[in-house]
RNA sequence: ACCGAUAAUAGCAAACCCGGGGAAACCCGGGGACGCAAAGCCACGGGUCCGCUGCAGCAGAGCAGAGCGGAUCGCCGGGCUGCCGAAG
Numbered sequence: 001a002c003c004g005a006u007a008a009u010a011g012c013a014a015a016c017c018c019g020g021g022g023a024a025a026c027c028c029g030g031g032g033a034c035g036c037a038a039a040g041c042c043a044c045g046g047g048u049c050c051g052c053u054g055c056a057g058c059a060g061a062g063c064a065g066a067g068c069g070g071a072u073c074g075c076c077g078g079g080c081u082g083c084c085g086a087a088g
Stems, first nucleotide, its partner, number of pairs: 002088001003085002011036002016031006034074001040080003044077003047072006055065001057063002
């Protein structure tokens, strides 16, 4: 360094509930723990979700491919940083 233990120390916190913000996805605070060795940080690539538009296409209502804006890093990849140290 890779790696990651029925080790130790510390940490985070899904669903759900309460309060607040937002048009929404979702976010923040409190409670709560399903999980997490980067579940720390960055929307860079892809994915997913929300919104706008209604240009293409289909169409009966309508759907939503492209575009634009947003959300998610606890979907995957990539980048940056970091605690501990058994075995290999």